Record summary
SAM riboswitch aptamer (S box leader), 98 nucleotides, folded computationally. The sequence was found by an Rfam model in a public genome assembly. The coordinates come from a structure-prediction model, not an experiment, and the mean pLDDT is 85. Rfam family: SAM riboswitch aptamer (S box leader). For this family Rfam cites "The S box regulon: a new global transcription termination control system for methionine and cysteine biosynthesis genes in gram-positive bacteria" (Grundy and Henkin, Mol Microbiol, 1998).
[in-house]
RNA sequence: UACUUAUCAAGAGAGACGGAGGGAACAGGCCCUAUGAUGUCCGGCAACCUGCCACUGGUAAGGUGCCAAAUCCUGCGGGUAAGCCCGAAAGAUGAGUG
Repeated sequence: UACUUAUCAAGAGAGACGGAGGGAACAGGCCCUAUGAUGUCCGGCAACCUGCCACUGGUAAGGUGCCAAAUCCUGCGGGUAAGCCCGAAAGAUGAGUG
């Protein structure tokens, strides 16, 4: 980097450092942020893989992952009078394959 597959409405700090933007990319919205964001550390959540228990399950030691808002929402297709609903695409993460 490509492919396959599973999941994506639950959950996670009044801590430390640090100082200005941030919410993947483009567009349009809508938000978060000096009552300090993004980030790093600590802490935590979860249970995909391994391990352990001896097993429809549990545990949380190891490998990842995650910790504003549905993957923040819409961008394509379908249904509906509308609100709204379903699906796809794109993306994220795990596991596997080349």